[in-house]
A computed fold for a 100-nucleotide RNA, annotated as TPP riboswitch aptamer (THI element).

RNA sequence: GGUCAUCCGUUGGGGUGCCCCGCGAGGGGCUGAGAGGCCGCGCCAACCCAUCGAACCUGACCCGGCUCGCACCGGCGGAGGGAACGGAGACCCGGGGCAU
Numbered sequence: 001g002g003u004c005a006u007c008c009g010u011u012g013g014g015g016u017g018c019c020c021c022g023c024g025a026g027g028g029g030c031u032g033a034g035a036g037g038c039c040g041c042g043c044c045a046a047c048c049c050a051u052c053g054a055a056c057c058u059g060a061c062c063c064g065g066c067u068c069g070c071a072c073c074g075g076c077g078g079a080g081g082g083a084a085c086g087g088a089g090a091c092c093c094g095g096g097g098c099a100u
Stems, first nucleotide, its partner, number of pairs: 001092004006088005011050004017030005036044003056081003062075004
């Protein structure tokens, strides 16, 4: 000096859906990392993600399959957007000094 499916800190970004019962309050179930709390614009918590960026948003109340539906699989599509700095560790490369 370089690299990283690693760790830590700070800061920032993000989502919170579907089904059933119920007048409602609320309760039960499913998927998922996450479906939470506060009366609430909002704030807080957990979780995920941060440019090597599929966290998440847009197209999109999209198209095909499947499902009660969400989810899931394929397409759209590596399309357009999208939030970063510091430190540690490991490995590698280069240079210098001393000793033999």
Annotation
Model confidence (mean pLDDT): 78 of 100. It matches the Rfam family "TPP riboswitch aptamer (THI element)". Its family is annotated with thiamine pyrophosphate binding in the Gene Ontology. The sequence was found by an Rfam model in a public genome assembly.